This is a predicted structure of a 1462-nucleotide RNA (small-subunit ribosomal RNA) from an uncultured marine bacterium. The RNAcentral record of the sequence draws on ENA and SILVA.

RNA sequence: GAGUUUGAUCAUGGCUCAGGACGAACGCUGGCGGCAGGCCUAACACAUGCAAGUCGAACGAGAAGCGAUCCUUCGGAAUCGUGGAAAGUGGCGAACGGGUGAGUAACGCGUGGGAACCUGCCCUUUGGUGGGGGACAACCGCUGGAAACUUGGACUAAUACCGCAUAAGCCCUUUUGGGGAAAGCUUUAUAACCAAAGGAUGGGCCCGCGUAGGAUUAGCUCAUUGGUAGGGUAACGGCCUACCAAGGGGACGAUCUGUAGCUGGUCUGAGAGGACGAUCAGCCAUACUGGGACUGAGACACGGCCCAGACUCAUACGGGAGGAUGCAGCAGGGAAUAAUGUGCAAUGAGCGAAAGCUUGACACAGCGACACCGCGUGUGGGACGACGGUUCCAGGAUUGUAAACCACUUUCAGGAGGGAAGAAAAUGACGGUACCUCCACAAGAAGACCCGCCCAAUUAUUUGCCAGCAGCCGCGGUAAUACAUAGGGGUCAAGCGUUGUCCGUAUUUAUUGGGCGUAAAGAGGUGGUAGGCGGUUCAACAAGUCGGUCGUAAAAGUAUAGGGCUCAACCCUAAAAUGUCGAUCGAUACUGUUGUGACUAGGAUACGGUAGAGGUGAAAGGAAUUCCGAGUGUAGCGGUGAAAUGCGUAGAUAUUUGGAGGAACACCAAUUGGGAAGGCAGUUCACUGGACCGUGAUUGACGCUGAGGAGCGAAAGCUAGGGGAGCAAACAGGAUUAGAUACCCUGGUAGUCCUAGCUGUAAACGAUGGAUACUAGAUGUAGGAAGCAGAUUGACGGGUUCAGUAUCGUAGCUAACGCAUUAAGUAUUCCGCCUGGGGAGUACGGUCGCAAGACUAAAACUCAAAGGAAUUGACGGGACCCCGCACAAGCGGCGGAGCAUGCGGUUUAAUUCGAUGAUACCCGUAGAACCUUACCAGCACUUGACAUACAGGGAAAACCCGGAGAAAUCCAAUGUGCGUUAGCGCCCUAUACAGCAGGUGCAUCACGGUCGUCAUCUGGUGUCGUGAGAAGAUGGGUUAAGUCCUGCAACGAGGGCAACCCCCCUCAUCUGUUGCCAGCAAGUAAUAUUGGGGAGUCAUAGGAGGAGGCCGGCGAUCAACCGGAGGAAGGAGGGGGGGACGUCAAGUCAUCAUGCCCGUCAUGUCCAGGGGGGCAACCCUGGUACAACAGCAAGUACAACGAGUGGCAAUGACAGGAGGAGGAGCAACUAUACCAAAGAUUCUUUCAGUUGUGAUAGGAGUAGUCAACUAGUCUCCUCCAAGAAGUAGUAGUCAGUAACCGCAAAUCAUCAAAGUGGCGGGGAAAACGUUUUCGGGGUCUGUACACACCCCCCCUCAAGUCUCGGAAAUCGGCAAUACGCCAAACCAGUGGUGUAACCCCUUGGGGAAGAAGAUCUCCAACGUAGGGUUCGUAACUGGGAUUAAGUCGUAACAAGGUAACC
Repeated sequence: GAGUUUGAUCAUGGCUCAGGACGAACGCUGGCGGCAGGCCUAACACAUGCAAGUCGAACGAGAAGCGAUCCUUCGGAAUCGUGGAAAGUGGCGAACGGGUGAGUAACGCGUGGGAACCUGCCCUUUGGUGGGGGACAACCGCUGGAAACUUGGACUAAUACCGCAUAAGCCCUUUUGGGGAAAGCUUUAUAACCAAAGGAUGGGCCCGCGUAGGAUUAGCUCAUUGGUAGGGUAACGGCCUACCAAGGGGACGAUCUGUAGCUGGUCUGAGAGGACGAUCAGCCAUACUGGGACUGAGACACGGCCCAGACUCAUACGGGAGGAUGCAGCAGGGAAUAAUGUGCAAUGAGCGAAAGCUUGACACAGCGACACCGCGUGUGGGACGACGGUUCCAGGAUUGUAAACCACUUUCAGGAGGGAAGAAAAUGACGGUACCUCCACAAGAAGACCCGCCCAAUUAUUUGCCAGCAGCCGCGGUAAUACAUAGGGGUCAAGCGUUGUCCGUAUUUAUUGGGCGUAAAGAGGUGGUAGGCGGUUCAACAAGUCGGUCGUAAAAGUAUAGGGCUCAACCCUAAAAUGUCGAUCGAUACUGUUGUGACUAGGAUACGGUAGAGGUGAAAGGAAUUCCGAGUGUAGCGGUGAAAUGCGUAGAUAUUUGGAGGAACACCAAUUGGGAAGGCAGUUCACUGGACCGUGAUUGACGCUGAGGAGCGAAAGCUAGGGGAGCAAACAGGAUUAGAUACCCUGGUAGUCCUAGCUGUAAACGAUGGAUACUAGAUGUAGGAAGCAGAUUGACGGGUUCAGUAUCGUAGCUAACGCAUUAAGUAUUCCGCCUGGGGAGUACGGUCGCAAGACUAAAACUCAAAGGAAUUGACGGGACCCCGCACAAGCGGCGGAGCAUGCGGUUUAAUUCGAUGAUACCCGUAGAACCUUACCAGCACUUGACAUACAGGGAAAACCCGGAGAAAUCCAAUGUGCGUUAGCGCCCUAUACAGCAGGUGCAUCACGGUCGUCAUCUGGUGUCGUGAGAAGAUGGGUUAAGUCCUGCAACGAGGGCAACCCCCCUCAUCUGUUGCCAGCAAGUAAUAUUGGGGAGUCAUAGGAGGAGGCCGGCGAUCAACCGGAGGAAGGAGGGGGGGACGUCAAGUCAUCAUGCCCGUCAUGUCCAGGGGGGCAACCCUGGUACAACAGCAAGUACAACGAGUGGCAAUGACAGGAGGAGGAGCAACUAUACCAAAGAUUCUUUCAGUUGUGAUAGGAGUAGUCAACUAGUCUCCUCCAAGAAGUAGUAGUCAGUAACCGCAAAUCAUCAAAGUGGCGGGGAAAACGUUUUCGGGGUCUGUACACACCCCCCCUCAAGUCUCGGAAAUCGGCAAUACGCCAAACCAGUGGUGUAACCCCUUGGGGAAGAAGAUCUCCAACGUAGGGUUCGUAACUGGGAUUAAGUCGUAACAAGGUAACC
């Protein structure tokens, strides 16, 4: 920097990614070289070989071999010389070098100092090295033993050992004494030895500072702290011992516990930091585990010793041997780490005088891409671009100059030849290596990961929530740029990815550099200890602070500059840099320290006033409730949404009066008061705390904060004792309810009250710690003070000032909301607290508590969010305003009956399919007997019933007639079209294909439905806001309307509204035919008719009229509204059409179109039959009725829209009727269907299941059709069911409307039509009004919703998985304690036994000295005991987390339906 919480936004906050690094591992792949590095795990166990020797110039002895002499049995022997092996004595080394990191939280390490020390080999200086002695190995010969090894005997040398002498210096000491040394070898020179002093080097010891976690470890310590004396050590010291004292460490973290070698440095980071401590270097520790000392200059000793333990080996069972955390190597562990290599040539180490020897240190090479660096795998040309692959809109595009092909080159690898430096005389493991020259061939040499976003790079196919991917978000349910494969592309490249770990990103522990009103976070509050911080001024000091100089801060490393390997990595050189270090010299502003310094502004005190529900104790009150007594009085009271339980005729409720008892204190009363908070309210008294104001009298910084610790601390709760009126958990009953362990009601116990204690928590909140200072104001209110004005005084008023309290508001701050002199502003200071959500304020442990519980306080596991503020919507059983046949007021319906029709269901071979709340259900279907038809069973066909193309072929193909068959179809017979002679048409064969009402309406187009004819929807510019967004469009009026007016940070627009369009209503004009006929003429009995007319009706089509124009009222004088006049028509004149942005993944792939998918002898096509009509019960929509406002009958009157040639069909005649025969007229003017019906008039019926109704059923017919059985319509006769006006509920309708009445049309052979869309006839009632229901619009509000309340979401139970806790008990580990047993060893004393050196005496012996031995102290391991601590395991058990579709309810979110919460 990015991704990820949201519909979007800002901020908070976590998670994730991009970077770098690695002793790495794993997967795929792998040409060369250089240079580095390579058991991180089992400090597990180890076979074999090697890793420490050397010196003959310290010493004795001296093998083999060689030479000489001599002997010889010719095999050889002896002697001498040479030679010098192996072993031994002695010296030095072996304490270095090499490995490892177990232990160690420590003077272990780092850094800087210090004094009480030692130091082999080395250097310097001084002085010495005289003279003696006695042994012991080896060797020889024996003893024991399986072996390892070993007893005793005899011989012997030394630079081995021991006296003596000497002492410049040394040590001790009483300052005079005392003490102590040596080594020789050699021809010579050196070298060596002894003593002493000094140096150098190395080491021991002490101290300051620094050095990781846990307080769920707070107390630790008896040699402990100090002193005296002694011992001991190289040396100081409780290091050790005796005695004395009782100290010492610790909140600046002792003790305990878990972890860890430390550092230079390495990685990362801008830095500060963080993490790490491989390789290289310094220090430490360690060597199978534990203990111990010896030798030595140096060890308590990796390749030494003793003891104990575990393990291993061999054994003759008696005793022995061993220690790879050296180099190789082996087993094992593990994701994982190499050869039983070469050489001492170099560098170093040991020994030696040296030659030299030894050296798994080291130098080399081997193995592995483990890391870093370098090189190569070719270079140039080569096309409108081969093949192949991929893709495609079929043209092309891409792979791609890539290949082929042509030309060239040879680095690396390969072959051949030459051939170093490393080596100062000799000596080269590496190594015939590096390097150089020549040769041949493009020849031998490219992969890995990725391509949704972060993040560079996309297409096809396959798969179909499967298989799989995934770092986060997430992808996959038939069009996957996210899986898999392929083409293409991208990034790196002998590597590429993955995994793991660390730092960074992360200002996400914040010193640099964060926060705490609401996101996580101010302890409930107050005093106060330690600590931190602290007013003005003077002087001194110089601790902090600042500066100079010096010392040190190892080297390597890092960074800089040069240089060397062809470059680089790598290596070398130089000069820098590095500290919270030490020493020293300065500075003195600030902080600090000091001063019986100074001051007064902070603080405290004094005096004088003021207000108050501040606190504690006591006393005495009135109203009300309840109870008790008495009176009056009678049937109810009480309670609720409605009731019931309850009380009451044994007299309630009501009312009057008297009494008892307890609790609380109406009005005053107020965002008023006082208190630290909790909390405090009737009145009076007593005691008592604090505050404010004024004076400026006293003191003189005495202050602020405050870890621990200590008082106080609502309600509930607990203990003990009282008290108990009302209220009231629990409980009981009544209701409500599906249930109701609730809400409501009737009762009612703890409790509420008092006293004495405990508890110690609350949404203990201003969700805001305390103190100090500064920074605009305005307004109210309560407590003071001193002025002012009105002549004076008082009330009152206004301003000033101090200190409270509250509202608004500027700057500033804030994520926003908001805060704003009472800060959440600007600063200082101190304390507390936070670091994703859940798990969890939980477990365990501890402290407190009588208990309840409180305080302190994790982890495993799990999620990618959780949370804040604000925005836009949606929603609310939230509020307000407005509208609508929404309600109300009316009218007639539906729902009940039978019938029709459609759906669901069921049945079926099939009952084809679709439509399903509103917005499906007389819907698609404006006509299912066949057809339609998509369905079912059956018979058939396969380039097909239909289209196009191509190739080849054919002569017709058909009609018609005959036969088979249900038909499709087949057979037989007959017979040959057009033509320009190309062919067309037709048929057959073959191939592409055709066809499909098959799937997906959740891939689509298009169309219509719905919200809704609701009034809304949206840009531009400017403005406001960090932003989503707001504003405009809100306000005041008004409208049917975002319609208009007005105001306004808006202005001006667009879509919608309205208007423009059509029909109807009025008028005049034009034109009058096929229309009309008032008047005129002719004609008739009359109408008609004719001539004629244009007046009227009507038709035609262009106009007029209406614009809220006029008057009045009302209103802001505006917009508008109300009333009136005029008018055919009045406030949109009445209808129609016209449907904004969008919503419903709403509907349709079966209208059409169409992507993809599926089947192709079948899901296509043909045929006949069946089904779609089946029927127990349900639903929608209709028509008919239940009758007298009626039925029946008779005569009689008045329409409009429309229709017609396969049609409409007249007059007349036939039939009882449907209808039949017939056919004037008409492609529409006349004419036809055509009679409208209700109505009006008259007759009849007289309230009944009827003369109402007309289902059902029987019979007989007619029309239409190929055909009427399932299954049609119509006519006539007969039959005559239910039904007595339809519960809850519900749809329609505001005027030419409802209700009533008929007519025509489309579809159509006929018809289910009682349907649909139209037409006219006649023609009402009611509307108080907007409280309520439904729907819509607007504003405000709440929200945990945004798939938007059909939302979200909680708890138990049941199931699976995981993790943790408890638990009878049980297996281990660790660190200690006490006691027992005490190994080896040291020390101490002893030392009867044994002993060469020195001394005495001396054939013996004694002394000195030291040794073995046994003993004491101490003590490892082991044993016993009781505790501590910790890790496991565990029947059973508890919670938690999690898991597409389990159960019960509905607690929360809206007033969430009882406001929520602590």
It matches the Rfam family "Bacterial small subunit ribosomal RNA". Its mean pLDDT, the model's own confidence on a scale to 100, is 82.